[in-house]
A computed fold for a 317-nucleotide RNA from Winogradskyella tangerina, annotated as Bacterial RNase P class A. The organism belongs to Winogradskyella, within Bacteria. Its Rfam family is "Bacterial RNase P class A". Gene Ontology terms of the family: tRNA processing, dimeric ribonuclease P complex and ribonuclease P activity. Rfam's curators write: Ribonuclease P (RNase P) is a ubiquitous endoribonuclease, found in archaea, bacteria and eukarya as well as chloroplasts and mitochondria. Its mean pLDDT, the model's own confidence on a scale to 100, is 77.
């Protein structure tokens, strides 16, 4: 010089015109106007996992079902993540791992070998009253009350209400208090309370089920957060504390954008210089992608720049 690990930060820029939206402020003839602040991610993508939050009048026991599985830390939880062992692959730097339990039980193991389990006897050797009774050899992953396997079923330990912002609330419009049928009114129909069963709660111009009529608007929810930035402090780290600071889309059929010139970053030719490398020109291209209650994680895409730490087998100079 190279190859490799394991991580962070950006991922077009500028000006100029004119167009969109929301916020504050002033002003209006309430039709609008004028200035001032903002205006998609590092994954907004999957909907894979946890929660805030609404509501479901509380939300019980027990079976079944489902997820977790070393030790310990961290969180609001979490299959997250951080640190230690184990055991694995690498030459190392580091990477994977649903990493209890096989004496509770039951499956499973091609091929190939005589036989693959309380199973079998090929071939040589020792031995016996007598028998694979003993030992080596073949085959194979496994070959003598066998052992592997449980990301096979099962067992043990722990855990475990639902729904989902299209939750939910307020408000206003308009209609049929109308019609059939079944049950039923405290001797309890019927909803609920995950699936089921018991148990309990609620219930009475009641349920449930048809067939019909009416509305489908507006406005909260909805962006001040378990928030981001910096410093100190304890910790191996994840992370907690703790001070100052800083507010950064809220749309609703869905805005956050269109033109033009110029740059920037990458390819490739071409021309000069020149040690490595630069310069000037010509094309071409500029990733994956786009909010819709929020918010910790996990997976999946990604053109290309910048960068910090650490390895160094083999082979080359």
């Nucleotide at each position: 010089c190279g190859a490799g690990u394991a991580g962070a930060u950006c991922g077009c820029c500028u000006u100029a015109u004119c167009g969109c939206u929301u916020c504050g402020c002033a002003g209006u003839u309430u039709g609008u106007u004028g200035u001032g602040g903002g205006g998609a991610g590092g994954a907004a993508a999957g909907u894979c996992c946890g929660a805030a939050c609404a509501c479901c009048a509380c939300a019980g026991u027990g079976c079944a079902a489902u997820a977790u599985a070393g030790u310990g830390g961290u969180u609001a939880a979490c299959a997250g993540c951080c640190a230690c062992c184990a055991g694995u692959c690498g030459a190392a730097a580091g990477g994977c791992u649903a990493g209890g339990a096989a004496a509770a039980g039951u499956g499973c193991a091609a091929c190939a070998g005589a036989a693959a389990g309380u199973a079998u006897g090929u071939a040589c050797a020792g031995g016996u009253a007598a028998u694979g009774c003993u030992g080596u050899a073949g085959u194979g992953a496994a070959a003598u009350c066998a052992g592997g396997u449980a990301a096979a079923c099962u067992c043990u330990a722990u855990a475990u209400g639902g729904u989902g912002c299209a939750a939910u609330g307020u408000c206003a419009u308009g209609u049929a208090u109308a019609c059939c049928a079944a049950c039923g009114c405290u001797u309890g129909a019927g909803a609920g309370c995950g699936g089921c069963a018991c148990g309990u709660u609620c219930a009475a111009u009641g349920u449930u089920g048809g067939a019909g009529g009416g509305u489908a608007g507006a406005c909260a929810g909805c962006u001040a957060a378990a928030g981001u930035u910096u410093g100190c402090u304890g910790g191996c780290a994840a992370c907690a504390g703790u001070a100052a600071a800083c507010u950064g889309a809220g749309a609703u059929a869905a805005a956050u954008g269109a033109u033009a010139a110029g740059g920037g970053u990458u390819g490739a030719g071409a021309c000069g210089g020149u040690u490595a490398u630069c310069g000037u020109u010509u094309c071409a291209a500029u990733a994956c992608a786009g909010a819709a209650u929020u918010c910790g994680g996990c997976u999946u895409a990604u053109a290309g720049a910048u960068u910090u730490a650490c390895u160094c087998a083999a082979u080359u100079a």